[in-house]
RNA sequence: CCUCGAAAGGGCAAACCCGGGGAAACCCGGGGGCGCAAAGCCACGGGCCCUAACGCGUGGGGGCGAGGGCAGCCGGGCUGCCGAAA
Numbered sequence: 001c002c003u004c005g006a007a008a009g010g011g012c013a014a015a016c017c018c019g020g021g022g023a024a025a026c027c028c029g030g031g032g033g034c035g036c037a038a039a040g041c042c043a044c045g046g047g048c049c050c051u052a053a054c055g056c057g058u059g060g061g062g063g064c065g066a067g068g069g070c071a072g073c074c075g076g077g078c079u080g081c082c083g084a085a086a
Base pairs, nucleotide, nucleotide: 003086011036012035016031017030018029019028020027021026034072040078041077042076044075045074046073047070048069049068050067051066054065055064056063
């Protein structure tokens, strides 16, 4: 110096419940803890979820375009506290 991440101090916060926003996925706040060493941030690639409006299409379907969402699905990018043994 690199990999790893014990201990210490802490951090975040699933499901679910309450209040609010939304057509919905989902998001915000409070409660709550399933878990997480990046479960901090970013929709760039893949994937998954929604469909009120707009265009297409069907006997019907979010089926297509398009729009929206998920960072706690994977990959990638940026930043980051502590550093034992190995």

A computed fold for an 86-nucleotide RNA from a Candidatus Bipolaricaulota bacterium, annotated as c-di-GMP-I-GGC riboswitch aptamer. The sequence was found by an Rfam model in a public genome assembly. Its Rfam family is "c-di-GMP-I-GGC riboswitch aptamer". Its family is annotated with cyclic-di-GMP binding in the Gene Ontology. NCBI's taxonomy places the organism under Bacteria, Bacteria candidate phyla, Candidatus Bipolaricaulota. Its mean pLDDT, the model's own confidence on a scale to 100, is 90.